[in-house]
A computed fold for a 150-nucleotide RNA from uncultured Acetatifactor sp., annotated as FMN riboswitch aptamer (RFN element). Its mean pLDDT, the model's own confidence on a scale to 100, is 84.
RNA sequence: UUCUUCGGGGUUGGGUGCGAUUCCCUACUGGCGGUAAAGUCCGCGACCCGUGGCAGAAGGCUGGCUGACGCUGUACAGUGCAGGCUCGCUCUGCCCCGGCUGAUUCGGUGAAAGUCCGGAACCAACAGUAUAGUCUGGAUGAGAGAAGAA
Numbered sequence: 001u002u003c004u005u006c007g008g009g010g011u012u013g014g015g016u017g018c019g020a021u022u023c024c025c026u027a028c029u030g031g032c033g034g035u036a037a038a039g040u041c042c043g044c045g046a047c048c049c050g051u052g053g054c055a056g057a058a059g060g061c062u063g064g065c066u067g068a069c070g071c072u073g074u075a076c077a078g079u080g081c082a083g084g085c086u087c088g089c090u091c092u093g094c095c096c097c098g099g100c101u102g103a104u105u106c107g108g109u110g111a112a113a114g115u116c117c118g119g120a121a122c123c124a125a126c127a128g129u130a131u132a133g134u135c136u137g138g139a140u141g142a143g144a145g146a147a148g149a150a
Stems, first nucleotide, its partner, number of pairs: 001150006013025003027134002029124002031044004039122002048099003052095005059090003063086004069080005104120005126137003
């Protein structure tokens, strides 16, 4: 450098109620890298939002060019409008960058641990629905990364 594979878990038992795996009691779960072993420390990923760039399909909208036909005046000009072409916007996807993004204390051991041991706590995106970390959905997705092969 190239290729392949892997890469997120959890509602137990009961209560109330017309209805709740969503409320109440009890229970269960914890991505990736760093570091004395981490859901809570530092950093990252995904989700969400925004600027800019690139690409794309059907339709819609603004403008421009063209223009059959109609109307008005003598040619020609003006004007209305079907159709065609085209720029931009809207929409979809991708990339860079930026924003946002939850939660821990006390004691013990030790050279070193908010990471181990003990006690007591706390947190968990968006949409749906009787109010959701655990159900359903985006997602048989994506990805921080890890392993292997050449």